[in-house]
RNA sequence: CUCGCCCGAACGCCGAGUCUGGUUUUCAGCCAGAGCGGGGGACCCAAUUUGUGGGGCGAAUCGUCAAGUGACGUAGGGCGACAUUCUCUUCCGCCCAAGCCCGUCAGCUAACCCCGUAGGCGUCGAAGAGGUGUUUC
Numbered sequence: 001c002u003c004g005c006c007c008g009a010a011c012g013c014c015g016a017g018u019c020u021g022g023u024u025u026u027c028a029g030c031c032a033g034a035g036c037g038g039g040g041g042a043c044c045c046a047a048u049u050u051g052u053g054g055g056g057c058g059a060a061u062c063g064u065c066a067a068g069u070g071a072c073g074u075a076g077g078g079c080g081a082c083a084u085u086c087u088c089u090u091c092c093g094c095c096c097a098a099g100c101c102c103g104u105c106a107g108c109u110a111a112c113c114c115c116g117u118a119g120g121c122g123u124c125g126a127a128g129a130g131g132u133g134u135u136u137c
Stems, first nucleotide, its partner, number of pairs: 011122004018034006035117006045107001051104001053105001054102004062073004076096005085131007
């Protein structure tokens, strides 16, 4: 000097998954609340098709090959920070396109009822428009 591995901090990404308080010596755990997210559930409306059962969360659906359980595409989804921060547009590039759950049962749905608040990671290419904050004059 370079490469690899491990730990910690800051910053950032996917995602609803954050914050506050109490208990506790502290942490963890547990409890409560706020915020965010999801499900069930009337009239009316819709639907009348329940075995090839049906349904929910999620961007994650569909197709063709393969059959050594994967490959290629695709509806759809996400990221690319040069710095106060946020939003939008265009081009280019990169990535994902899974998994899980309910258990014969659920359309929408006011009141009402119930549940979750995890987990996993590390991008750095350009051109424009607008808003906000701070500082200086």